Guanidine-I riboswitch aptamer from a Pseudomonadota bacterium, 101 nucleotides, folded computationally. It was read from a public genome assembly, where an Rfam model found it. The model forms 81% of the base pairs in the Rfam consensus. The source organism's lineage runs through Bacteria, Pseudomonadati and Pseudomonadota. It matches the Rfam family "Guanidine-I riboswitch aptamer". Gene Ontology term of the family: regulation of gene expression. Its mean pLDDT, the model's own confidence on a scale to 100, is 77.
RNA sequence: CAAGACGGAUCCUAGGGUUCCAGCCGCAUCGGCGGUGUUUGGUCCGAGAGGGUCCGGCCCCGGUUUGGCGGGGUACACGGAGGGAUAAAAACCCGGGAGGC
Numbered sequence: 001c002a003a004g005a006c007g008g009a010u011c012c013u014a015g016g017g018u019u020c021c022a023g024c025c026g027c028a029u030c031g032g033c034g035g036u037g038u039u040u041g042g043u044c045c046g047a048g049a050g051g052g053u054c055c056g057g058c059c060c061c062g063g064u065u066u067g068g069c070g071g072g073g074u075a076c077a078c079g080g081a082g083g084g085a086u087a088a089a090a091a092c093c094c095g096g097g098a099g100g101c
Stems, first nucleotide, its partner, number of pairs: 007055006015045002020042002022039001023036005056074001058072003062069001076096001078099001082094003
């Protein structure tokens, strides 16, 4: 300096805020209205560098009716500022980016 199976989906989690619900406060008085995320929460958002599952790619053996079946493997990973989406924010997206080692 270069190469590579290094991919995708989904369910969660760390985390995140405040549309809706609940909580709290005020008004109203039984239908509600307003404020509050400096409310533990439910819904919600949610990881390249967190977890699970499935699919896909890769390698190998046996067998073969060429459709598939079986086994293995899918590594490593410091990181801003700023901007963007959504109701809003974020470890979301820009982004395995800039930069650094």